[in-house]
Molecule: Bacterial RNase P class A
Organism: Candidatus Dormiibacterota bacterium
RNA sequence: CGAGGCGGUCGGAUGGCUGCGCGCUUGCCGGUUCGCCGGUUGAGCGUGAGGAACGUCCGAGCUCCUCAGCGCAGGGUAGCGGGUAACGCCCGUCCGCCGCGAGGCGAGGACCAGUGCCACAGUGACGAUGCCGGGCCUUCGGGUCCGGAGUGAAACGCGGCAAACUCUACCCGGAGCAAGGCCAAAUAGGAGGGCGCAACCCGUGCGGGGCAACCCGUCGGGGGAGAGGUGCGCUGCCCAGCCCUCGGGUCGGCCGCAUGAGCCGUCGGGCAACCGGCGGCCUUAGAUGGAUGGCCAUCUCCGCGAGCAAUCGCGGGACAGAACUCGGCGUACAGACCGCCUCAUUGA
Numbered sequence: 001c002g003a004g005g006c007g008g009u010c011g012g013a014u015g016g017c018u019g020c021g022c023g024c025u026u027g028c029c030g031g032u033u034c035g036c037c038g039g040u041u042g043a044g045c046g047u048g049a050g051g052a053a054c055g056u057c058c059g060a061g062c063u064c065c066u067c068a069g070c071g072c073a074g075g076g077u078a079g080c081g082g083g084u085a086a087c088g089c090c091c092g093u094c095c096g097c098c099g100c101g102a103g104g105c106g107a108g109g110a111c112c113a114g115u116g117c118c119a120c121a122g123u124g125a126c127g128a129u130g131c132c133g134g135g136c137c138u139u140c141g142g143g144u145c146c147g148g149a150g151u152g153a154a155a156c157g158c159g160g161c162a163a164a165c166u167c168u169a170c171c172c173g174g175a176g177c178a179a180g181g182c183c184a185a186a187u188a189g190g191a192g193g194g195c196g197c198a199a200c201c202c203g204u205g206c207g208g209g210g211c212a213a214c215c216c217g218u219c220g221g222g223g224g225a226g227a228g229g230u231g232c233g234c235u236g237c238c239c240a241g242c243c244c245u246c247g248g249g250u251c252g253g254c255c256g257c258a259u260g261a262g263c264c265g266u267c268g269g270g271c272a273a274c275c276g277g278c279g280g281c282c283u284u285a286g287a288u289g290g291a292u293g294g295c296c297a298u299c300u301c302c303g304c305g306a307g308c309a310a311u312c313g314c315g316g317g318a319c320a321g322a323a324c325u326c327g328g329c330g331u332a333c334a335g336a337c338c339g340c341c342u343c344a345u346u347g348a
Base pairs, nucleotide, nucleotide: 001347002343003342004341005340006339007338008337009336010335012299013298014297015296016295017294018293020048021047022046023045024044025043026042027040028039029038030037031036050319054330055329057328058327059326060325061324062176063175064174065173074172075171076170077169078168079093080092081091082090083089094108095106096105097104098103109167110166114165115164116161117160118159126157131148132147133146134145135144136143137142180255181254182253183252190246191245192244193243194242195241200222201221202220203219205218206217207216208215209214226239228238229237262281263280264279265278266277267276268275269274301316302315303314304313305312306311
């Protein structure tokens, strides 16, 4: 220097203008039980995607469903040991296979329980016996045992196959933040309860005014309501009406919802995954038709072109994008960087 193996890091920078979400402060407007609350065309400050936010494939937290427990069915996992909240993840190790090697991959329990399957060739693929040779028996047809050749991946050997049913051991209840909880309008509907006292009449009622007739106020009694229901009328009742209270749902609002199996440093234990102690940090998204955008400048990286060169011009900078939260796995990705290791008794 080349060709590789394994592990890890980053994934444009700075500034300006202008938008959007959220938080705080504040102006204005409205309400107020004076504590605040709501609105907004305002202003200022702060903050605003990822290593995979993705796929939703595993495993959990959390929530609801069951008074509670067990079983069946169904699903999953599979050498051995360890890690973890848990896992189908991770680590170590054995075995098998691949690679010269660094390393990589493994669907690696059981076919002495039962069932099934084993292409082609071959007599026969697991209850087999065609060919050659030999032993024994024979009713002379053959039967049986042993050895051999041949076919085949495998030929009688307790054959092979469980990415065949199955068996064994262990694990798993279901649904998911549109989970679920709280507050709660109008209208309609539900349950319970209550309700009118006009005109007019009576009372030597009471108070006031007026010379008086009488007037005003007030109290008590009668009276009657209202479109409907029993043949009609009245009373009563029902219904309707009005009012109050209660409870459920809807519109709407709030919570869940951003501090967590968290991150960094260091020391100790362990081969490692990982665990423990101590110290520090908060590294600021929280929308609900769903914000995180656009433009410009300078720089940077890559490619192409020009130039002796300094440099200049043009083009490009991926994959992708939160929606309850974690642990994994898988997949996508322009480009850049770091560390350790391998290379044939020949990498150059």